[in-house]
Molecule: transfer RNA
Organism: Oscillospiraceae bacterium
């Protein structure tokens, strides 16, 4: 340089033949329980879906481009 894959919550990921209020587990915080802690139970908060542009009534999802990481290849 070329090809392929990945980028969604603090972490690990689901959701990709366009349409639900964008979700789960763990972590965090609050309450209950407990002598206290842990565990357990209930709840709360947390997101520019990597950035930009385009298509569309509508984009995490389709197209173009850039960036980052991984793998392969000369």
């Nucleotide at each position: 340089g070329c090809g392929c894959c990945a980028g969604u919550a603090g972490c690990u990921c689901a959701g990709u033949a366009g349409g639900a209020u964008a979700g789960a587990g763990c972590a965090a915080c609050u309450g209950c329980c407990u002598u206290c802690u842990a565990a357990g139970c209930a709840g709360u908060a947390g997101g520019u879906c990597a950035g930009g542009g385009g298509u569309u009534c509508g984009a995490a999802u389709c197209c173009c481009u850039u960036c980052u990481g991984g793998c392969g290849u000369g």